[in-house]
RNA sequence: CUCUUAUCAAGAGCGGCGGAGGGUAACUGGCCCUGCGAAGUCGCGGCAACCGGGGAGAGGCUACAGCCGAACCCGUCAGGUGCCAACCCCAGCUCCGGUGAAAACCGGGGAAGGAUGAGAG
Numbered sequence: 001c002u003c004u005u006a007u008c009a010a011g012a013g014c015g016g017c018g019g020a021g022g023g024u025a026a027c028u029g030g031c032c033c034u035g036c037g038a039a040g041u042c043g044c045g046g047c048a049a050c051c052g053g054g055g056a057g058a059g060g061c062u063a064c065a066g067c068c069g070a071a072c073c074c075g076u077c078a079g080g081u082g083c084c085a086a087c088c089c090c091a092g093c094u095c096c097g098g099u100g101a102a103a104a105c106c107g108g109g110g111a112a113g114g115a116u117g118a119g120a121g
Base pairs, nucleotide, nucleotide: 001121002120003119004118005117006116007115008114013044014043015042016041017040021033022032023031027092028091029090030089045084046083047082050080051079052076053074054073055072059068060067061066088113093110094109095108096107097106098105099104
C1' cells in the first nucleotide's frame, strides 16, 4: 500500500516544550475550538475492551483417554494496539416521509469516503 471483516450517538485530561492554527484524505458550504495558547511533541494520568490472557461453559465430537467450544464475566502481567471537545461536529450522492406555490426546510434509511481493530497478500 491492497484485499477481507467487525465497530463507529457511550467513555476518558492535566502539565512541560511549542508557537498559530485546528476540527484525520482532499475540496466546498456551514457550525465550532483556539493567545484563558491551535497543530506537533514529551511526561504523567485516564477511558475502552478489538486482539492476546484469565474465568465460565450452552452445545458439539469422541477411539470414552479426552478434544473442540457460543453466550457471558474480569480489566488483567510493566501484555499488543487504539482512543481521551462536539455523532466520524454537520452537509455534499441517492431513496422514503412531512411542510411549502416555489425556492427551500425538517425527520429518517442507504451509498461513497474516512478512522480503529483483527486476518490475509
Model confidence (mean pLDDT): 81 of 100.
Predicted 3D model of a 121-nucleotide RNA (SAM riboswitch aptamer (S box leader)) from Methylacidimicrobium tartarophylax.
It was read from a public genome assembly, where an Rfam model found it.